[in-house]
Context: one part of a larger RNA
């Protein structure tokens, strides 16, 4: 437990998709459930309250009226909900017709650098450091050249630039596919937002089977450093990094800010469009739409800041929080091959 939050104090589910909920555009009738008036029943008595009264008074006790926010029945209303009936086009959608983009899956190619192999050339160092040292080298290294091998990543362009719902995505063609955006008509007509539960997706590490392994590089080994050095620095180096199938389901999954819709000053930038004016073209200027950044009135705010991409104003949904520790742990439960994930307290402290 009402209620007040939820960028940064405690608190936004990692994200989508969608069943039941929940909430919904304009107008016409009709219903009459909800919603509103009346009416008649009840709604015990004592208690409340208001007048009277009785005992000297008061408490007390007695009569009377009131109120009894409800319920049931009935009879009206018809604005709003809700339902039925037939409709609208403005939200939502499909057609058309275009440009944009690292948006996904697959396959196939390409150039650099690293290492490694094999030759030529050459000769004493070469590596690395703060200085060294393990290390490598006259069994010819480093360096340069010629051919070969295999992997993994894709310089510059690269841009608070694009794209994806989020995670995330960057060589260069081709195949297959998803989405958003303009624009100008036709077209259905509210077909729509939300979404517990569910069901997808989901970085990196980590697990399984099976490949492949060139850089790098957790353990580890040795060499320094150091009082010591189970680091830091150097020289090796295994899993892991890849790649094909399946688990895993978590992250500062971040914009620390939940979808959606509407409505509040401006400036200045920049990506994709559209129109219109100007230029022989590029192109410059107004404008309009759809992202993306800065800067700021106003309004908010505890400040900080945010500010048409709101943390303003308002509505629908839904998810969380309620002092700090104990604790995101015990224990049950459901999931996993394990690692753990999930949901989730209490004692007890203060």
């Nucleotide at each position: 437990u009402u209620g007040g939050g939820c960028g940064u104090a405690a608190a936004g589910g990692g994200c989508a998709c969608g069943c039941a909920g929940g909430c919904g555009g304009c107008a016409u009738g009709g219903u009459a459930a909800g919603u509103u008036g009346g009416a008649u029943g009840u709604g015990a008595a004592a208690u409340u309250c208001c007048u009277c009264g009785g005992u000297u008074u008061a408490a007390c006790c007695g009569a009377g009226g009131a109120u009894g926010u409800g319920c049931a029945u009935u009879c009206a209303a018809a604005a709003c909900u809700g339902c039925c009936a037939a409709g609208c086009u403005u939200g939502a959608g499909u057609a058309c017709a275009g440009g944009a983009g690292a948006g996904g899956g697959g396959a196939g190619c390409g150039g650099a650098a690293u290492u490694u192999u094999u030759g030529g050339u050459g000769u004493a160092g070469a590596g690395g450091u703060g200085a060294a040292a393990u290390u490598u080298g006259u069994a010819g290294a480093u360096a340069u050249u010629g051919g070969g091998a295999g992997g993994a990543a894709u310089a510059c362009c690269c841009g608070u630039g694009g794209u994806g719902a989020a995670g995330g995505c960057g060589g260069c063609u081709c195949c297959c596919u998803g989405g958003a955006c303009u624009g100008a008509u036709a077209c259905u007509g509210a077909c729509g937002c939300u979404g517990a539960g569910g069901u997808g997706c989901g970085a990196a590490a980590g697990c399984g089977u099976g490949g492949g392994g060139a850089g790098u590089a957790a353990a580890u080994a040795g060499g320094a450093u150091u009082a010591g050095a189970u680091a830091u620095c150097c020289u090796g180096g295994u899993a892991g990094u890849c790649c094909a199938c399946g688990c895993u389901g978590u992250a500062a999954a971040u914009g620390g800010u939940g979808a959606g819709u509407a409505c509040u000053a401006g400036g200045u930038g920049u990506u994709g469009g559209g129109c219109g004016u100007u230029u022989u073209u590029a192109u410059a200027c107004g404008u309009u739409c759809a992202g993306u950044g800065c800067c700021g009135u106003a309004g908010u705010u505890a400040a900080u800041g945010u500010a048409u991409u709101a943390a303003g104003u308002a509505c629908u949904c839904g998810g969380c929080c309620u002092g700090g520790g104990a604790a995101g742990u015990a224990u049950g439960g459901c999931c996993g091959u394990a690692a753990g994930g999930u949901u989730a307290a209490a004692a007890u402290u203060u």

The part of an RNA shown here (small-subunit ribosomal RNA, central domain) has 350 nucleotides and comes from a metagenome.